RNA sequence: GCCCGUGUAGCUCACCCGGUAGAGCACCUGUCUUGUAAACAGGAGGUAGCGAGUUCGAGUCUCGCCGCGGGCU
Numbered sequence: 001g002c003c004c005g006u007g008u009a010g011c012u013c014a015c016c017c018g019g020u021a022g023a024g025c026a027c028c029u030g031u032c033u034u035g036u037a038a039a040c041a042g043g044a045g046g047u048a049g050c051g052a053g054u055u056c057g058a059g060u061c062u063c064g065c066c067g068c069g070g071g072c073u
Stems, first nucleotide, its partner, number of pairs: 001072007010025004019056001027043005049065005
């Protein structure tokens, strides 16, 4: 330098063909306990790496850039 994959909640990951983003763990509150943990109930948390384009509508398609992983010379 070229090619492929990947980037979504604090972490690990879903979201098949474009239709207003979800789970587990962690965190917060409550119940229970002498207290802690566990268990149970509830809650908060993301403008989907950045920018642009296509579309009525983009996490999803296209382009550029950046980060990470792998391959080739």